[in-house]
Source information
The part of an RNA shown here (large-subunit ribosomal RNA, domain I) has 541 nucleotides and comes from Lepagella sp. Its mean pLDDT, the model's own confidence on a scale to 100, is 85. Rfam family: Bacterial large subunit ribosomal RNA. The RNAcentral record of the full RNA draws on ENA. Taxonomically the source falls in Lepagella (Bacteria, Pseudomonadati, Bacteroidia, Bacteroidales).

Context: one part of a larger RNA
RNA sequence: GGCGCAUGGGGGAUGCCUAGGCUCUCGGAGGCGAAGAAGGACGUGACAAGCUGCGAAAAGCCGGGGCGAGUGGCAAAUGCACCGUGACCCCCGGAUAUCCGAAUGGGGCAACCCGUCGGGAGCGAUCCCGACAUUGCGCGGAUAGCGCAAGGCGAACGCGGGGAACUGAAACAUCUUAGUACCCGCAGGAAAAGAAAGUAACAACGAUUCCCCCAGUAGUGGCGAGCGAACGGGGAGGAGCCCAAACCGGCGGUGUCGCAAGGCAUGAGCCGGGGUAAUAGGAGCGUCAAGAAGUGAGUCGGAAGCGGGCGGAACCGUCUGGAAUGUCGGGCCGCAGCGGGUGAGAGCCCCGUACGCGAAGCGGAAGAUAAACGAGACGCCACCUGAGUAUGCCGGAACACGAGAAAUUCCGGUUGAAAUAUCGGGGACCAUCCCGAAAGGCUAAAUACUACCGAGAGACCGAUAGCGAACGAGUACCGUGAGGGAAAGGUGAAAAGCACCUCGGACAGAGGAGUGAAAUAGACCCUGAAACCAUGCGCCU
Repeated sequence: GGCGCAUGGGGGAUGCCUAGGCUCUCGGAGGCGAAGAAGGACGUGACAAGCUGCGAAAAGCCGGGGCGAGUGGCAAAUGCACCGUGACCCCCGGAUAUCCGAAUGGGGCAACCCGUCGGGAGCGAUCCCGACAUUGCGCGGAUAGCGCAAGGCGAACGCGGGGAACUGAAACAUCUUAGUACCCGCAGGAAAAGAAAGUAACAACGAUUCCCCCAGUAGUGGCGAGCGAACGGGGAGGAGCCCAAACCGGCGGUGUCGCAAGGCAUGAGCCGGGGUAAUAGGAGCGUCAAGAAGUGAGUCGGAAGCGGGCGGAACCGUCUGGAAUGUCGGGCCGCAGCGGGUGAGAGCCCCGUACGCGAAGCGGAAGAUAAACGAGACGCCACCUGAGUAUGCCGGAACACGAGAAAUUCCGGUUGAAAUAUCGGGGACCAUCCCGAAAGGCUAAAUACUACCGAGAGACCGAUAGCGAACGAGUACCGUGAGGGAAAGGUGAAAAGCACCUCGGACAGAGGAGUGAAAUAGACCCUGAAACCAUGCGCCU
């Protein structure tokens, strides 16, 4: 020096654990905000750095209810207090709620600076309280004033306005990615859509939405890559309505006659009645019939449910052990043998669980009342039935459909009808036939989503995993900034956290002693692998 064995050091793998995550299910809730939000700054404790709570009334104040012996958060100690005259804690309602922030008196480099008016206090310096932003709408003669509303935030879901590229096509340009990402506007608990100018095909169906099939079919496509329906069938759900117009009436306007009252004519407007359809319907006129069924705003009402919390069965001995929940023996309860805790593995020790009950408050069912809406037949007649609209053409877009034989829908431009003997559609176009009634509007449910609350589940993770974050984590730290972004869990059943003695520097540390089942569980604390280091012994050189 090497190898081996042993004992330690070192290190923190592994095992076990879980306080935290992940993904779902069911239910709730689906918003907060000028009555100042979300989010912050600064304060606030006897002593107080952080977190939490709270706001100059500051780990809190008042009231109602619950609970019942302790209490002054995490978080110990000291000190000082509170509490059966019911504290602390829990639920509910209220008060207070600095400054910034939509931020709103003006300004500003957020948490700061500077005002005006009115009121109040003080001898005064000064202080306190209130109001004062903008925009829209309504009232108003008003560019006075008053009132109402809006503004901002929020995870996803929705509708609309804009709208890529990488990529794929084995290059690339049409095409694809994709109307995706992203930006903007707006809304709701859902949104959107929606009561046929529909779909079909000689048979019919009957608003919309969503699911399964139809079907990777028909098509579309540098007929490449790709894109990709509908009819029809089966389900979920189910709901239908209101205007405009004709006509009638009222109020304005204008012309004219009249002294006036008022008459006549006319037509832009407003209000009420009327009316809403496709086998057309309605208006008007005539005849007849009826005076409803039903729906139901609002108001009253208050069921179920939620709800602090309450009740809630049944076990002892023996042995081992530090400890019994284990062993053995003998019992018991069960509408409760889900789960958790307790010194090892507990139905019967504790919390609970099944089941039953519950104040305020939340919640709103039934019911009562009731505004409003709300119906017919026949005949005549030919008044009404959404116009710069439909359509055509040019340019685009959406339709599964890339201009194609290209219908249909929408937008810009340009043209520009008809009036029920009418008009639109049925995938160029024409005829026959069939289906429908555009150019006004509303509409629950079935559907989408989950930041948040409650309950629960897992052939999900178990500290290099699982959220980035089990721990004072979006922290420390990095960056001018946008932004990036960690590491870090475990003594023990219980602190019983080593009194006291010795060495040492009133240190670190060590040796005794003591606690404990264990101290090689001593806080660098469960287990304690490997690398690496040391010591002892053996063998070899």